[in-house]
RNA sequence: UCUCAUCAAGAGAGGUGGAGGGAAACGGCCCGACGAAGCCCGGCAACCCAUCCGCGUUGCAUUGGACGAUGCGCACGGGAAGGGUGCCAAUUCCGGCGGAUUUUUCCGCGAGAUGAGG
Numbered sequence: 001u002c003u004c005a006u007c008a009a010g011a012g013a014g015g016u017g018g019a020g021g022g023a024a025a026c027g028g029c030c031c032g033a034c035g036a037a038g039c040c041c042g043g044c045a046a047c048c049c050a051u052c053c054g055c056g057u058u059g060c061a062u063u064g065g066a067c068g069a070u071g072c073g074c075a076c077g078g079g080a081a082g083g084g085u086g087c088c089a090a091u092u093c094c095g096g097c098g099g100a101u102u103u104u105u106c107c108g109c110g111a112g113a114u115g116a117g118g
Base pairs, nucleotide, nucleotide: 001118002117003116004115005114006113007112012041014040015039016038020031021030022029026095027094028093042088043087044086047084048083049082051079052078053077054076056074057073059072060071061070062069063068092111096109097108098107099106100105
């Protein structure tokens, strides 16, 4: 830098630490000494790897005269959370552009974040 997927759910009255923080700039609006960031522990989730169960299969192998059977692979659904990430105030806290609605909401795009590939 490109592609794809997801982004309204979820996650501690712990330890340490001391003033900042909400990724960057700006503006807003918030959080913070009833203690911010960071670090440790804990947790959430289930994107990737591995794993378990079910179901399917036009693929491969073995077997059978054949329907088929078995194993592997692959697809789908479900589970569990071992490994790799990620995440744990507020919609991605809000903000840009276009359309619809008509004053509030919806849709698309853009921007960003995370993951998996290139």
Predicted 3D model of a 118-nucleotide RNA (SAM riboswitch aptamer (S box leader)) from a soil metagenome. Model confidence (mean pLDDT): 81 of 100. The RNAcentral record of the sequence draws on MGnify.